[in-house]
RNA sequence: CCAGAGGGUCGGACGACCGCGGUAUUCGUACCGAGGAAAGUCCGGGCUCCUUAGAAAACACGGCGCCGGAUAACGUCCGGGGGGCGCGAGCCCACGGAAAGUGCAACAGAAAGCAAACCGCCGAGCCGCAAGGCAGGCAAGGGUGAAACGGUGCGGUAAGAGCGCACCAUGGCCUUGGCAACAAGGUCGAUGGCAAACCCCGCCGGGAGCAAGACCAAAUAGGGAAGGCACGCAUCGCAAGAUGCAGGAUGCGUUUUCACAUCCGUCUUCCGGGUCGGUCGCAUGAGGCGGUCAGCAAUGACCGUCCCAGAUGAAUGGUCGUCCUGCCGCAAGGCAGACAAAACCCGGCUUAUAGACCCUCUGGUUUU
RNA sequence: GCGGGCGUAGCUCAGCUGGUAGAGUACGAGCUUCCCAAGCUCGGUGUCGCGGGUUCGAAUCCCGUCGCCCGCUCCA
Numbered sequence: 001c002c003a004g005a006g007g008g009u010c011g012g013a014c015g016a017c018c019g020c021g022g023u024a025u026u027c028g029u030a031c032c033g034a035g036g037a038a039a040g041u042c043c044g045g046g047c048u049c050c051u052u053a054g055a056a057a058a059c060a061c062g063g064c065g066c067c068g069g070a071u072a073a074c075g076u077c078c079g080g081g082g083g084g085c086g087c088g089a090g091c092c093c094a095c096g097g098a099a100a101g102u103g104c105a106a107c108a109g110a111a112a113g114c115a116a117a118c119c120g121c122c123g124a125g126c127c128g129c130a131a132g133g134c135a136g137g138c139a140a141g142g143g144u145g146a147a148a149c150g151g152u153g154c155g156g157u158a159a160g161a162g163c164g165c166a167c168c169a170u171g172g173c174c175u176u177g178g179c180a181a182c183a184a185g186g187u188c189g190a191u192g193g194c195a196a197a198c199c200c201c202g203c204c205g206g207g208a209g210c211a212a213g214a215c216c217a218a219a220u221a222g223g224g225a226a227g228g229c230a231c232g233c234a235u236c237g238c239a240a241g242a243u244g245c246a247g248g249a250u251g252c253g254u255u256u257u258c259a260c261a262u263c264c265g266u267c268u269u270c271c272g273g274g275u276c277g278g279u280c281g282c283a284u285g286a287g288g289c290g291g292u293c294a295g296c297a298a299u300g301a302c303c304g305u306c307c308c309a310g311a312u313g314a315a316u317g318g319u320c321g322u323c324c325u326g327c328c329g330c331a332a333g334g335c336a337g338a339c340a341a342a343a344c345c346c347g348g349c350u351u352a353u354a355g356a357c358c359c360u361c362u363g364g365u366u367u368u
Numbered sequence: 369g370c371g372g373g374c375g376u377a378g379c380u381c382a383g384c385u386g387g388u389a390g391a392g393u394a395c396g397a398g399c400u401u402c403c404c405a406a407g408c409u410c411g412g413u414g415u416c417g418c419g420g421g422u423u424c425g426a427a428u429c430c431c432g433u434c435g436c437c438c439g440c441u442c443c444a
Stems, first nucleotide, its partner, number of pairs: 001364010012323007020033005035339001039350002042348005047209004061205005066080005081095001082093004096200002101198002103194002118142002120138003125134003150168006170189008213280004223271007232245005247264005287306008324337005369440007378393004387424001395411005417433005
């Protein structure tokens, strides 16, 4: 210098003027005012109510899934193991169980799960003078398929076959190392895939969510209590009252009658609940910054320091100047500056993001 | 803000216990008719919203993402 790997920071800066939300106020003003994702709402918690879910167990449902650790908790993070990719720095992995059971595999193919034989090989036995045929044996080779009953080689055999041997792959058991996942060695064996199919094993989970929830509380209507006024009949009942008839009111284009349906004392005062509206919840927190110590690390402990949005038709903006970065232009100068914006609060994950800067490392080339 | 659901042919929908996507309607051609409509026969419909994964194989199972729709004061 070229090509790459991993990690981190920022994501326009400063000033003036005008304006908006909040807090304090001596009413002059002072101070504060978006993000790394505020996003998706995919996980986990705090908090609140329901009321048992606080403790223990069972069933159903849902989630998670190599091992150890971190944490308030997690599906997150850190360290390690195993597998795959890369020359390498490094990257990726839903990575428990298929030797518990049930199930699935279209088409093709002889055969798709426990055996089977289309082409093929053999034919030691039988028939035949012979060619050959038959009984039978085999699964090496061909063919089909995503997948064909461990792989390669040597031996062996009529031909063959883990039938025997060597190496590799693999299941159980034992020994050694490791907290463990697992690794190495020995020994006995025999073999497919799918659990992001049901399932088995282990672990976790009560439900709803700030429109949770608490408080104050208007008009109108309706509920209750007391008092005044008005008030037919019958049945039941000690009574309060209930039922039926009568009476009254209303009934959708208008009026009258009948039928039907619905409703039925009135006035005054007081009480409580909810609605409109308002207040709280709601900004000191698993908090930020700096340091020391422990730990490989995630992280934890301690010390110092700071207070840093709180709206609710919803503030956080606009203009100008100087500078920064990029592009265009000979120049003067011009244009542009990403993704996107709180809503109870935190820890993560995922997704979007112009550009700038820093650190560590790998491979190659050249020079010294 | 919170909760739930849906994206398949031009349109309305089925298929969602994995095996290569179908119905009605619309569209095109033919028959019928003097012509049209109706009717009859035949035909093509398609990145299954998009990206990735699991699997031999994905519309279907899983993850991410985009778009659309619905419900939610309190008491009862």

Two RNAs folded together computationally: RNase P RNA and transfer RNA, 444 nucleotides in total. It holds a member of the Rfam family "Bacterial RNase P class A". By type it is a ribozyme.